[in-house]
RNA sequence: GUGGCUGUAGUUCAGUUGGCAGAACACCUGGUUGUGGCCCAGGGGGUCGUGGGUUCGAGUCCCACCAGUCACCCCA
Numbered sequence: 001g002u003g004g005c006u007g008u009a010g011u012u013c014a015g016u017u018g019g020c021a022g023a024a025c026a027c028c029u030g031g032u033u034g035u036g037g038c039c040c041a042g043g044g045g046g047u048c049g050u051g052g053g054u055u056c057g058a059g060u061c062c063c064a065c066c067a068g069u070c071a072c073c074c075c076a
Base pairs, nucleotide, nucleotide: 001072002071003070004069005068006067007066010025011024012023013022019056027043028042029041030040031039049065050064051063052062053061
């Protein structure tokens, strides 16, 4: 350089035909307990990698770019 894959909560990941952004763990509060853990109840937390485009409406479709990763090509 060429092609593919990945990018969504602190972490690991879902997200269906384009129609209210979610789960688990973690975190916070309370209950339970002599304390802690486990367990139970509740709560906070999001520029959906970035910028454009299409659309009444985009995490989802299109384009460019960025980061990571894999394969291939070229040079040495």
Model confidence (mean pLDDT): 81 of 100.
This is a predicted structure of a 76-nucleotide RNA (transfer RNA) from an Anaerolineae bacterium.
Taxonomically the source falls in Anaerolineae (Bacteria, Bacillati, Chloroflexota).
It matches the Rfam family "tRNA".